[in-house]
Predicted 3D model of a 74-nucleotide RNA (transfer RNA) from Blautia sp. MSK.20.9. Model confidence (mean pLDDT): 81 of 100. The sequence is in RNAcentral, with records from ENA. Its Rfam family is "tRNA". By type it is a transfer RNA. Rfam links the family to the GO term triplet codon-amino acid adaptor activity.
RNA sequence: ACCGCAUUAGUUCAGUUGGAUAGAACAAGAGAUUUCUAAUCUUUAGGUCCCGGGUUCAAGUCCUGGAUGCGGUG
Repeated sequence: ACCGCAUUAGUUCAGUUGGAUAGAACAAGAGAUUUCUAAUCUUUAGGUCCCGGGUUCAAGUCCUGGAUGCGGUG
RNA backbone atom coordinates (compact mmCIF):
# COMPACT_ATOMS: atom_id res chain seq x y z
C1' A A 1 0.00 0.00 0.00
C1' C A 2 -4.06 -3.48 -0.97
C1' C A 3 -7.88 -7.14 0.82
C1' G A 4 -11.15 -9.14 4.63
C1' C A 5 -13.56 -9.09 9.47
C1' A A 6 -15.25 -6.50 13.91
C1' U A 7 -17.36 -1.83 16.35
C1' U A 8 -24.99 -2.12 19.44
C1' A A 9 -26.22 -0.77 27.64
C1' G A 10 -20.78 -0.62 32.58
C1' U A 11 -18.97 -5.91 30.37
C1' U A 12 -19.79 -10.13 26.87
C1' C A 13 -22.96 -10.47 22.79
C1' A A 14 -27.91 -11.36 19.70
C1' G A 15 -30.55 -8.44 16.26
C1' U A 16 -33.29 -12.91 9.99
C1' U A 17 -35.34 -10.32 3.84
C1' G A 18 -34.93 -2.56 5.83
C1' G A 19 -40.70 -2.06 9.19
C1' A A 20 -44.15 -1.43 15.02
C1' U A 21 -41.75 0.84 21.83
C1' A A 22 -33.62 -1.75 20.04
C1' G A 23 -32.99 -6.88 23.23
C1' A A 24 -30.50 -11.04 26.41
C1' A A 25 -27.03 -12.58 30.11
C1' C A 26 -23.82 -10.74 33.75
C1' A A 27 -22.89 -6.25 36.50
C1' A A 28 -25.44 -1.73 39.09
C1' G A 29 -29.80 0.66 42.17
C1' A A 30 -34.38 -0.45 45.13
C1' G A 31 -37.55 -3.98 47.60
C1' A A 32 -38.87 -9.08 49.69
C1' U A 33 -36.65 -13.18 52.40
C1' U A 34 -32.57 -13.78 56.32
C1' U A 35 -30.18 -12.34 63.20
C1' C A 36 -26.33 -10.41 59.42
C1' U A 37 -23.85 -11.61 54.85
C1' A A 38 -24.19 -14.69 50.66
C1' A A 39 -27.70 -17.16 47.65
C1' U A 40 -32.78 -16.83 45.78
C1' C A 41 -37.17 -13.97 44.11
C1' U A 42 -39.44 -9.29 42.39
C1' U A 43 -38.53 -4.70 40.25
C1' U A 44 -36.01 -0.19 38.23
C1' A A 45 -32.58 2.54 35.57
C1' G A 46 -28.98 2.50 31.91
C1' G A 47 -28.13 3.26 24.32
C1' U A 48 -25.93 9.74 19.67
C1' C A 49 -26.40 1.31 17.48
C1' C A 50 -17.82 3.97 16.35
C1' C A 51 -18.12 9.17 13.44
C1' G A 52 -19.99 11.96 8.91
C1' G A 53 -22.79 11.98 4.28
C1' G A 54 -26.36 9.55 0.99
C1' U A 55 -30.71 6.25 -0.62
C1' U A 56 -35.76 5.38 1.26
C1' C A 57 -42.33 6.74 3.44
C1' A A 58 -39.00 4.20 6.92
C1' A A 59 -31.80 2.54 8.23
C1' G A 60 -28.57 -0.97 13.82
C1' U A 61 -29.45 -3.30 8.84
C1' C A 62 -28.34 -0.83 2.15
C1' C A 63 -24.49 2.65 -0.44
C1' U A 64 -20.24 5.96 0.37
C1' G A 65 -16.04 8.51 3.04
C1' G A 66 -13.41 8.34 7.61
C1' A A 67 -11.67 6.30 12.71
C1' U A 68 -10.02 2.33 15.90
C1' G A 69 -8.78 -2.87 16.61
C1' C A 70 -7.65 -7.83 14.61
C1' G A 71 -6.11 -10.97 10.57
C1' G A 72 -4.15 -11.75 5.60
C1' U A 73 -1.27 -10.53 0.81
C1' G A 74 2.98 -8.19 -1.31